[in-house]
Model confidence (mean pLDDT): 76 of 100. A computed fold for a 163-nucleotide RNA from an Acidobacteriota bacterium, annotated as c-di-AMP riboswitch aptamer (ydaO/yuaA leader).
RNA sequence: AAAACUUAAGCGCCUAAGGUCCGGAAGAGAAUCUUCCGGGCCGCGGGGGAACCAAAUUUCCGAAGUAGAUCUUCGGGAUCGGGGCGAGGCUCUAAAGCAGAGCGGGGAAACUUCUUCAUCCCUAGCCCGACAGCUAACCUCGCAGGCGUGGCGAAGAAGACAC
Numbered sequence: 001a002a003a004a005c006u007u008a009a010g011c012g013c014c015u016a017a018g019g020u021c022c023g024g025a026a027g028a029g030a031a032u033c034u035u036c037c038g039g040g041c042c043g044c045g046g047g048g049g050a051a052c053c054a055a056a057u058u059u060c061c062g063a064a065g066u067a068g069a070u071c072u073u074c075g076g077g078a079u080c081g082g083g084g085c086g087a088g089g090c091u092c093u094a095a096a097g098c099a100g101a102g103c104g105g106g107g108a109a110a111c112u113u114c115u116u117c118a119u120c121c122c123u124a125g126c127c128c129g130a131c132a133g134c135u136a137a138c139c140u141c142g143c144a145g146g147c148g149u150g151g152c153g154a155a156g157a158a159g160a161c162a163c
Base pairs, nucleotide, nucleotide: 011148012147013146014145018042019041020040021039022038023037024036025035026034027033028032043143044142045141046140047139048138053133058078059077060076061075062074063073064072065071081131082128083127084126085125089103090102091101092100093099104123105122106121107120108119111159112158113157114156115155116154117153
């Protein structure tokens, strides 16, 4: 000197996951700023839910009903039946292989948005619990979590800001 770590902030990225006000608590070097909890408003996002059209019920346990049950009802589980959030889907090869390729889809600060090319990445995970198509009115839920890109990638359009 650099890197790493810690504290308080700032500026950004993925995402619907933002803004503001009130109350309470905590933190802090400053600005009264930041964080957490509860609530209101605005904003953003998801689910359920008619007509028309489209579509058609697995299994285990317990209790009750019935003359009896393999039937019916109720309750509790399971889930390659089905479905939801999400970009995270399809095909081929491989066949006990767990990886690769192709097509498709998604993302990438130096004013913002859109389009094209270039380059680099991602193509997960979770949930419901036999049940939900579309769906006006209507009902209802979420606003978390995880990160740190460029400066020597380029072209065009619209807007905004500054001088």